The RNA shown here (SAM riboswitch aptamer (S box leader)) has 114 nucleotides and comes from uncultured Pseudonocardia sp. Taxonomically the source falls in Pseudonocardia (Bacteria, Actinomycetes, Pseudonocardiales, Pseudonocardiaceae). The prediction has a mean pLDDT of 80. Of the family's consensus pairs, 88% are formed in the model.

[in-house]
RNA sequence: CUCAUCCAGAGGGGUUGAGGGAACGGCCCGUUGACACCCCGGCAACCGGCGACGCGCGAUCUGCGCGGUCGAUCACGGUGCCAAUUCCGACCCGCGGUAUGCGGGGAAGAUGAG
Numbered sequence: 001c002u003c004a005u006c007c008a009g010a011g012g013g014g015u016u017g018a019g020g021g022a023a024c025g026g027c028c029c030g031u032u033g034a035c036a037c038c039c040c041g042g043c044a045a046c047c048g049g050c051g052a053c054g055c056g057c058g059a060u061c062u063g064c065g066c067g068g069u070c071g072a073u074c075a076c077g078g079u080g081c082c083a084a085u086u087c088c089g090a091c092c093c094g095c096g097g098u099a100u101g102c103g104g105g106g107a108a109g110a111u112g113a114g
Base pairs, nucleotide, nucleotide: 001114002113003112004111005110006109011040012039013038014037015036019029020028021027024089025088026087041082042081043080046078047077048076049074050071051070052069053067054066055065056064057063086108091105092104093103094102095101
């Protein structure tokens, strides 16, 4: 930089001690110990693998290869994640009962793959 996803899901213990939720506004979390780190546990299914299915090759061994297919009923490996929809908003458009409203898009961000 590109693409995909982001209203689902999943917490205990230990250490530490004041800030944390990216940034701004709001609103929350936090000395009844947050955040962070470590251990254990879990969630999920992006990638690999595995299985199914399909196609091809080989030629009978139930082999090999391929895949913009399927896997709630695989979860072994690599990541990721385990307060709140990415906590909500911000910018644009539409609706409108005119509001602290609703819907769509964008920006920014996060994660994965390349």